Context: one part of a larger RNA
RNA sequence: CUGGGCGUAAAGGGCGCGUAGGCGGUCAGCACAAGUCAGUUGUGAAAUCUCCGGGCUUAACUCGGAAAGGUCAACUGAUACUGUGCGACUAGAGUGCGGAAGGGGCAACUGGAAUUCUCGGUGUAGCGGUGAAAUGCGUAGAUAUCGAGAGGAACACCUGCGGCGAAGGCGGGUUGCUGGGCCGACACUGACGCUGAUGCGCGAAAGCCAGGGGAGCGAACGGGAUUAGAUACCCCGGUAGUCCUGGCCUUAAACGAUGGAUGCUUGGUGUCUGGAGUUUUAUAGUCUCCGGGUGCCGUAGCUAACGCGUUAAGCAUCCCGCCUGGGGAGUACGGUCGCAAGACUGAAACUC
Numbered sequence: 001c002u003g004g005g006c007g008u009a010a011a012g013g014g015c016g017c018g019u020a021g022g023c024g025g026u027c028a029g030c031a032c033a034a035g036u037c038a039g040u041u042g043u044g045a046a047a048u049c050u051c052c053g054g055g056c057u058u059a060a061c062u063c064g065g066a067a068a069g070g071u072c073a074a075c076u077g078a079u080a081c082u083g084u085g086c087g088a089c090u091a092g093a094g095u096g097c098g099g100a101a102g103g104g105g106c107a108a109c110u111g112g113a114a115u116u117c118u119c120g121g122u123g124u125a126g127c128g129g130u131g132a133a134a135u136g137c138g139u140a141g142a143u144a145u146c147g148a149g150a151g152g153a154a155c156a157c158c159u160g161c162g163g164c165g166a167a168g169g170c171g172g173g174u175u176g177c178u179g180g181g182c183c184g185a186c187a188c189u190g191a192c193g194c195u196g197a198u199g200c201g202c203g204a205a206a207g208c209c210a211g212g213g214g215a216g217c218g219a220a221c222g223g224g225a226u227u228a229g230a231u232a233c234c235c236c237g238g239u240a241g242u243c244c245u246g247g248c249c250u251u252a253a254a255c256g257a258u259g260g261a262u263g264c265u266u267g268g269u270g271u272c273u274g275g276a277g278u279u280u281u282a283u284a285g286u287c288u289c290c291g292g293g294u295g296c297c298g299u300a301g302c303u304a305a306c307g308c309g310u311u312a313a314g315c316a317u318c319c320c321g322c323c324u325g326g327g328g329a330g331u332a333c334g335g336u337c338g339c340a341a342g343a344c345u346g347a348a349a350c351u352c
Stems, first nucleotide, its partner, number of pairs: 004323003007306002012320001014202004021195003025089003029086004034082002036078007043070001050066006092192001093189004097184003104178007111155001116150007126137002163170002207248006216242002221237004259319006267297011279285001301308002325352003334345004
């Protein structure tokens, strides 16, 4: 390479938008005949290989014949499928109309509880902390308690194997702006679709730059303990940081360790959210059905097993990414990006 794979053995890109490319619905539509198929002719040197036969006593060897060998070329024909052009359709896709849900995003304003601090009142000797202690705080009046004020951060209950988002992620309240999905009955466009190398954008935390902010927490650091030691676990402090604005970084157990799309394949049970029907005076609720999500259990089937099982890891098709023994190594070198930290790309010798 062929082939085989990617939940846990090596292997799904962190996620999206989308360029090239690849792939693509219906008409027993029309045309062409590039792919495709058939035939004819030409060519595919000889030797070798395969088969048949012959010659050296046999074999190797050798001679003769045949066959085989091609994305091959030209010509003639076929038109089911693919393709190309034209025409048409509505089941894919999209638009309009009417609804309902939602911590989806951005911005402004705003609320209460709690911690801390400041001031004032009451009050007096302890408080705090631990396995036990000590460092620490406190007669300059702490802890406790009442009142007032300041400031920052986070939003208890509701809260739910509940919701929304492509992922990262999103949770007090109000308002403004704004994205996406879902349902219903019709109307419209008429394949406008799927995937997506390069590219572009988004991307937790930590970290970096500049300017603010700083209550609590808290790397580093200091102290107290523990211990053989204790550069830790426990305790008392505490700087960066954590927060805001602007700009970088671009990583993760970025996980469902499971790429996206479409179709097909027994069921049961919860829950969220639409719609229709039933019952009811009506609403709520009950029950039945039709969608869209999200869980659990399981049939067939799959799987090395565990398990998965209409939300597939089942049965298929299309497109992308990735894997190919362990270590060396996500290292070296080179390149690109970055202020840096570093990121991306990514070997070999050697060794088992």

About this RNA: The part of an RNA shown here (small-subunit ribosomal RNA, central domain) has 352 nucleotides and comes from an uncultured bacterium. The full RNA is in RNAcentral, with records from ENA. Its mean pLDDT, the model's own confidence on a scale to 100, is 88.